[in-house]
Overview:
A computed fold for a 96-nucleotide RNA, annotated as SAM riboswitch aptamer (S box leader). Rfam family: SAM riboswitch aptamer (S box leader). Rfam's curators write: The SAM riboswitch is found upstream of a number of genes which code for proteins involved in methionine or cysteine biosynthesis in Gram-positive bacteria.

RNA sequence: AUCUUAUCCAGAGUGACUGAGGGACAGGCCCUAUGAAGUCCAGCAACCUGCUUUAUGUAAGGUGCUAAUUCCUGCGGCAUAACCGAAAGAUAAGUA
Numbered sequence: 001a002u003c004u005u006a007u008c009c010a011g012a013g014u015g016a017c018u019g020a021g022g023g024a025c026a027g028g029c030c031c032u033a034u035g036a037a038g039u040c041c042a043g044c045a046a047c048c049u050g051c052u053u054u055a056u057g058u059a060a061g062g063u064g065c066u067a068a069u070u071c072c073u074g075c076g077g078c079a080u081a082a083c084c085g086a087a088a089g090a091u092a093a094g095u096a
Base pairs, nucleotide, nucleotide: 003094004093005092006091007090008089013041015040016039017038021031022030023029025074026073027072028071042066043065044064047062048061049060050058051057052055070088075085076084077083
């Protein structure tokens, strides 16, 4: 990198270092020196493993996550809004 399945309106930083970008893509709209991204620490969650008193359990290990619904829209169902579904994307567990 491919494919399959599940989930994506909940939750979580007044910390340390550092110092300019970030929110996948495009268009918007936003965040950001009152500190972006990153690293560490802290926390959330419970997909897989583990453990136990076997269940709305626990949180030790492997991931993941910690502005805004996946920030909104993108394609279709309607003429618009709302809503629903799909696509795309993200994450996990498998797969060859």